[in-house]
Context: one part of a larger RNA
RNA sequence: GCCAGGGAGUAUGCUUGAGUGGCGAGAGUAACCUGAAAAGGGGGACUCGUAGGGAAACCGAUAACUCGCAGGAAACGAGGAGAAUGGUAUGAAAGUGCCAGAGAGUCACUUGGGCAUGACCCGAAACCGGUCGAUCUAACGCUUGGUAAGGUGAAGCCCCCGUUGAGGGGGUGGAGGCCUGUAGAGGUUUUACGUGCAAGUAUUCUUCUAACCUGGCGCUAGGGGUGAAAAGCCAAUCGAGAUCGGUGAUAGCUGGUUCCUAUCGAAGUUGACCGAAGUCAAGCCUGGGCAGAGAUUACUCGAAUGGUAGAGAUACGGAUUGGGGAUUUAGGCUCCUAACGGGGUCGGUUCCUUGUCCAACUCCGAAUAGUCGAGUGUCGUAGAAGCCUGGAGACGGCCGCACGGGGUAAACCUGUGUAGCGAAAGGGGAACAACCCAGACUGAAGUUAAGGUCCCUAAACAUUCGUUAAGUGUGAAAGGGCGAAAGGUGUUUGUCGCCUAAGACAGCGAGGAGGUUGGCUUAGAAGCAGCCACCCUUUAAAAAGUGCGUAACAGCUUACUUGUCAAGGGGACAAGCCCUGAAAAUGGACGGGGCUAAACGAGUUACCGAUACUUCAGGGUCCCGCAAGGGAUGCGGUAGAUAGGCGUGCUGCGAGGGCAGAAGCGUUUCCGAAAGGAUGCGUGGACCUUGUGGCAAUGAGAAUCCUGGU
Numbered sequence: 001g002c003c004a005g006g007g008a009g010u011a012u013g014c015u016u017g018a019g020u021g022g023c024g025a026g027a028g029u030a031a032c033c034u035g036a037a038a039a040g041g042g043g044g045a046c047u048c049g050u051a052g053g054g055a056a057a058c059c060g061a062u063a064a065c066u067c068g069c070a071g072g073a074a075a076c077g078a079g080g081a082g083a084a085u086g087g088u089a090u091g092a093a094a095g096u097g098c099c100a101g102a103g104a105g106u107c108a109c110u111u112g113g114g115c116a117u118g119a120c121c122c123g124a125a126a127c128c129g130g131u132c133g134a135u136c137u138a139a140c141g142c143u144u145g146g147u148a149a150g151g152u153g154a155a156g157c158c159c160c161c162g163u164u165g166a167g168g169g170g171g172u173g174g175a176g177g178c179c180u181g182u183a184g185a186g187g188u189u190u191u192a193c194g195u196g197c198a199a200g201u202a203u204u205c206u207u208c209u210a211a212c213c214u215g216g217c218g219c220u221a222g223g224g225g226u227g228a229a230a231a232g233c234c235a236a237u238c239g240a241g242a243u244c245g246g247u248g249a250u251a252g253c254u255g256g257u258u259c260c261u262a263u264c265g266a267a268g269u270u271g272a273c274c275g276a277a278g279u280c281a282a283g284c285c286u287g288g289g290c291a292g293a294g295a296u297u298a299c300u301c302g303a304a305u306g307g308u309a310g311a312g313a314u315a316c317g318g319a320u321u322g323g324g325g326a327u328u329u330a331g332g333c334u335c336c337u338a339a340c341g342g343g344g345u346c347g348g349u350u351c352c353u354u355g356u357c358c359a360a361c362u363c364c365g366a367a368u369a370g371u372c373g374a375g376u377g378u379c380g381u382a383g384a385a386g387c388c389u390g391g392a393g394a395c396g397g398c399c400g401c402a403c404g405g406g407g408u409a410a411a412c413c414u415g416u417g418u419a420g421c422g423a424a425a426g427g428g429g430a431a432c433a434a435c436c437c438a439g440a441c442u443g444a445a446g447u448u449a450a451g452g453u454c455c456c457u458a459a460a461c462a463u464u465c466g467u468u469a470a471g472u473g474u475g476a477a478a479g480g481g482c483g484a485a486a487g488g489u490g491u492u493u494g495u496c497g498c499c500u501a502a503g504a505c506a507g508c509g510a511g512g513a514g515g516u517u518g519g520c521u522u523a524g525a526a527g528c529a530g531c532c533a534c535c536c537u538u539u540a541a542a543a544a545g546u547g548c549g550u551a552a553c554a555g556c557u558u559a560c561u562u563g564u565c566a567a568g569g570g571g572a573c574a575a576g577c578c579c580u581g582a583a584a585a586u587g588g589a590c591g592g593g594g595c596u597a598a599a600c601g602a603g604u605u606a607c608c609g610a611u612a613c614u615u616c617a618g619g620g621u622c623c624c625g626c627a628a629g630g631g632a633u634g635c636g637g638u639a640g641a642u643a644g645g646c647g648u649g650c651u652g653c654g655a656g657g658g659c660a661g662a663a664g665c666g667u668u669u670c671c672g673a674a675a676g677g678a679u680g681c682g683u684g685g686a687c688c689u690u691g692u693g694g695c696a697a698u699g700a701g702a703a704u705c706c707u708g709g710u
Base pairs, nucleotide, nucleotide: 001710002709003708004707005706006705011117012116013115014114015113016112017111018110019109020108021107022106023105026048027047028046032042033041034040052059053058062084065082066081067080071076085100086099087098088097089096090095120256121255123253127246128245129244130243131242132241138220140218141217142216143215145213146212147210149180150179151178152176156172157171158170159169160168161167184207185206186205190202192201193200222238224234225233226232259645260644261643262642263641264640269282270281271280272279273278284393285391286390287389288388289387290386294379295378296377298376299375300374301373302372303371310364311362312361317358318357319356322353323352324351325350326349327348331346332345333344334343335342336341397421398420400418401417402416403415404414405413406412426437427436428435441618442617443616444615445614446613447612451608452607453606454593455592456591460605462604463603464602465601466600467599473595474594486580487579488578490577491576492575493574494573495572496571498569499568507564508563509562510561511560513537514536515535518532519531520530543558547556548555619635620633621632622631623630624629646699648696649695650694651693652692653691654690655689656688657687664683665682666681667680669678670677671676
């Protein structure tokens, strides 16, 4: 791991609902007594109800009227609703609170909840008490045993030398928490082993006459001991031992919680809490009841409301570019003038003009959304909306889109709205909770949606006109794949004006001159260092010169003119596709193959394609009905509410089977929507079943579940 068996909402009391039954303005007894008794009889204490209000003292309640469901021709109209009235408390009063209409309760059984108890089951870390431990280990006490061999050579003593004294040398001697190193003790390093030889070993290392090691005996005990102190050790257990008990401690936490089907079907929000993993109230779900006619998420029309998007700026507040004019109106600088005064400029004020902005600006001002009314649609007497009442779950949410706040940003944090996932299967998107299509009762057939139609792979390599040459691309978009700013005489299209048969553009032929070397500057400056000017003449045309060049000239060239040729040329702007920009780590991704369309743009017609839609048949739910039958239909679903069933054990009553083969086990076939039921054969060898009731230790796949097997 697997298999078998075991394994979790129970019991009692109180309380509150529901169902059924008894009695009913009453209902019931409890202990106890009697009794053969779990029967029956007695027992009325007591409990609940029959009146409320008030802290209490105390006081103490319903006459009449209107509307109106079912029904009914109408009048009327049980129940129901309204208003009125009454009781009491308070108050000076007005008023306000609670209560009251001829009453419905009570007891038992069953069952849904609540509370108390272990209270659905398993699970702590801990806390407290009583005991047992120092055969391990820590310290101490008594006692026992042990430390190969070698080295070093203190004091003391003797001799010699020497001195005022000190001191030096030799010998002897054998000290030391001295040295090397065995046994012993320890446990530093390293690797092997690491279900081992070992809950540590091996190897290497440390120490080895001492604060040394060691056998035996004894003593100290759990908030206590012992500790050369590590919170170490106190029997493989120590920041408080072990064991038994309190004990089924508690666990707002984790896990698990056992048969079927049907109907409906949530919430992750608001308020509060030593509240944030929880709980209470509300909201949201569900069952039942009351009551009796409207309800409404949609669409259309109408009405009013508003200050967002946008826009605006001489309509305000604030920010803000350039130009022009006026005025000297504070002022600064500067020029002219003897001074007065004047000019220029900056600045101020003001006017005109021009260019821009704002969540906390608005002269303006939508669309949506929202409100009200009407109509249509849908739902509703097969009972909606509403109200009363029983039972919940839930109070961690998340994603897309639109619009905000924070943030450089994020698969980021945080809001409002909306649709989804959660609790939603099916088709598409290569794969993929929430993106697109679409809400699955069952079976069959057909038609479509999104998306597709070369092969993988169902369906046109369809058709018309363009674009792309980059394998660009081959996916609607977000993330990722990718791609930006900036560039392109790649190519296509459009707009505008210009030149052109009086010949353009490009090429080729020819000319491109004179005054003059313009003046200045300069060593020089001659078209071509620089500064100024930029005229005139001859011409078809030719610059006081476009570039190269020279020291300066020279030289080449251009503008410009003409000849030749013969038909378009050149420019600006805009748009489409494409190209450059373009770098990542295993080889590599349009899903793949591959494709020049099987790519991109704009059309057209077919086809494929889902649990969608349609048709047929059947089932469920709701309504009428005794039924047959008819009608309606909203039947995805987690938590959850509700309903109806299946099966197991025991048992009352009724009925049966069995050695001519019970139960059990294996297997076949059949029936039922399912839980399940029946049947044949084999095995087995003695009990078993069914109908209708009752009672439950009543259903297993999970709990690191328990025991056994394997």